[in-house]
């Protein structure tokens, strides 16, 4: 250099026939419990790696660019 594949919450990861961003884990509070643990309710936590393009509307399509992994030279 070329191809191909990932990128979404602190961490692992759904969510793409375009139409209200989610799950479980940890985090915090409450609520039984003497405390711890645990069980249950709940809540906070996002520019969907970045920039631009289609569209009325884009994590989701489109291009480039970065990071990462495998491959081929």
């Nucleotide at each position: 250099g070329c191809a191909c594949c990932a990128c979404u919450a602190g961490c692992u990861c759904a969510g793409u026939u375009g139409g209200c961003a989610g799950a479980g884990c940890a985090u915090c509070u409450g609520a039984c419990u003497u405390c711890u643990a645990g069980u249950c309710a709940g809540a906070g936590g996002g520019u969907c790696g970045c920039a631009g393009g289609u569209u009325c509307g884009a994590a989701u399509c489109c291009u480039g660019c970065a990071u990462g992994g495998c491959g081929c030279a």